[in-house]
Context: one part of a larger RNA
RNA sequence: UGACGGGGGCCCGCACAAGCGGUGGAACAUGUGGUUUAAUUCGAUGCAACGCGAAGAACCUUACCUGGGCUUGACAUCUUUGGAACCUUGCGGAAACGUGAGGGUGCCUUCGGGAGCCAAAAGACAGGUGGUGCACGGUUGUCGUCAGCUCGUGUCGUGAGAUGUUGGGUUAAGUCCCGCAACGAGCGCAACCCUCGUGGUCUGUUGUUACAGGUCGUAAGAUGCUGAACCCUCAGGCCAGACUGCCGGUGACAAACCGGAGGAAGGUGGGGAUGACGUCAAAUCAUCACGCCCCUUAUGUCCAGGGCUACACACGUGUUACAAUGGGUAGUGGACAAUGGGUAGCUUGGCAGCGAUGUCCGGCAAAUCCCCUAAACCACCCCUCAGUUCGGAUCGUAGUCUGCAACUCGACUACGUGAAGUCGGAAUCGCUAGUAAACGCAGAUCAGCACGCUGCGUUGAAUACGUUCCCGGGCCUUGUACA
Numbered sequence: 001u002g003a004c005g006g007g008g009g010c011c012c013g014c015a016c017a018a019g020c021g022g023u024g025g026a027a028c029a030u031g032u033g034g035u036u037u038a039a040u041u042c043g044a045u046g047c048a049a050c051g052c053g054a055a056g057a058a059c060c061u062u063a064c065c066u067g068g069g070c071u072u073g074a075c076a077u078c079u080u081u082g083g084a085a086c087c088u089u090g091c092g093g094a095a096a097c098g099u100g101a102g103g104g105u106g107c108c109u110u111c112g113g114g115a116g117c118c119a120a121a122a123g124a125c126a127g128g129u130g131g132u133g134c135a136c137g138g139u140u141g142u143c144g145u146c147a148g149c150u151c152g153u154g155u156c157g158u159g160a161g162a163u164g165u166u167g168g169g170u171u172a173a174g175u176c177c178c179g180c181a182a183c184g185a186g187c188g189c190a191a192c193c194c195u196c197g198u199g200g201u202c203u204g205u206u207g208u209u210a211c212a213g214g215u216c217g218u219a220a221g222a223u224g225c226u227g228a229a230c231c232c233u234c235a236g237g238c239c240a241g242a243c244u245g246c247c248g249g250u251g252a253c254a255a256a257c258c259g260g261a262g263g264a265a266g267g268u269g270g271g272g273a274u275g276a277c278g279u280c281a282a283a284u285c286a287u288c289a290c291g292c293c294c295c296u297u298a299u300g301u302c303c304a305g306g307g308c309u310a311c312a313c314a315c316g317u318g319u320u321a322c323a324a325u326g327g328g329u330a331g332u333g334g335a336c337a338a339u340g341g342g343u344a345g346c347u348u349g350g351c352a353g354c355g356a357u358g359u360c361c362g363g364c365a366a367a368u369c370c371c372c373u374a375a376a377c378c379a380c381c382c383c384u385c386a387g388u389u390c391g392g393a394u395c396g397u398a399g400u401c402u403g404c405a406a407c408u409c410g411a412c413u414a415c416g417u418g419a420a421g422u423c424g425g426a427a428u429c430g431c432u433a434g435u436a437a438a439c440g441c442a443g444a445u446c447a448g449c450a451c452g453c454u455g456c457g458u459u460g461a462a463u464a465c466g467u468u469c470c471c472g473g474g475c476c477u478u479g480u481a482c483a
């Protein structure tokens, strides 16, 4: 100087407390451990691994196993020789591959040849998801969006170092003020960036309709259909607006804090992006790149089938429930979104089917058409506390779709079947407001496959006395046989 303390002081954080909803019990989904296996590829392992890499394992992917093949090789460059490339087709075979038959002779040309492609030969070499993340780059997690981490000059100290950065206040903040042997500066904080919230102005098509007209309709009304307009809704450019600016109080005449006015918004307005010096020899050699080591008729490469989907068990993360604040597509009728996506696509409408879906015509490369009737919600009716009209696992039968192909191993539909489960021990998690909780919708991946993930809106709470205690962190100080 640090680190540590079941030392002290001050302060903060969904850290506790106050609340709300969960997990831990059940079934299923998914990941992991373990076990099994020919193989169950590899990595991730306290917080910070375990719905993680994987935004999607039937083949492919695929790296694993078994079997069948190849050895200048599936891929790159170079040399030589031959042939255009390429197309059709027979046989063996699970395919890879092996072996035949036929067609075809193109482009440029100085007629020597050349470009491109294919085949053969020989070697230089290729290749490796083989090892080492404790050799590395790059990227990432974490402490932590915590308020810290340093430097120059000066001063003090023999020196390591100290000072500044400590102190009094204050702040979300090393934020600001005051004081001070310090004076300044840098990386961080904040602001500048994006988005939401208010207004003005400009532009109005594919958006909108206060005005006029038309069409349909007995009427109520429907239709942006036409003119016109941009008031309204909306879209997207520019501008304004919030700064403790104003008032009162407290404070040290400071910084600041408390209350108020005006205002769409008030003291960082909400959210996002943004992650200092460093820590963990943290993670990744399997994104990629790369040193060294290793393999080279194999640790490379091609193919078929299998495996990654196993199952006594243990754990994590979820979904659905156990019901009446509920259930009832085996009932009826009404509402109201936003984000997104679409041509190998989204598919309106008609018809067929109980349905998954099929079929025919049509619209849209989309503010135009479609996905797209959102669901919880509201009204009426049924159920009346039961393993039930709760719950839907499991299993059987019959089907639909994707795709060469659904046996291992897809999703969905219909009918039947109707398991556990009556709110969960010790323990433990999330959340402070448009949040939690509840409800649905969309998208990426994707032929098909979502209870996961990423977004979107709808309904919309309770509680916070307080900082004694648990956990983590910051500053000062103290002790130490630690570095």
Base pairs, nucleotide, nucleotide: 001483002482003480004479005478007477008476009475010474011473012472013471015467016466019431020430021429022428023427026320027319028318029317030316031315032314033313034311035310042053043052064306065305066304067303068302069301070300073125077124078123079121080120081119082118083117086103087102088101089100090099091098092097107114108113127295128294130293131292132291137288138284139283140282141280143278148187149186150185151184152183153182154163155162156161167178168177169176193272194271195270196269198240199239200238201237202236203235204234207230208229209228211227212226213225214223215222216221243266246260247259248258249257250256322424326383327382328381331380332379333378334377340371341370342369345364346363347362349360350359351358352357390421395416396415397414398413399412400411401410437459438458439457440456441455442454443453
The part of an RNA shown here (small-subunit ribosomal RNA, 3' major domain) has 483 nucleotides and comes from a metagenome. The full RNA is in RNAcentral, with records from SILVA. The coordinates come from a structure-prediction model, not an experiment, and the mean pLDDT is 82.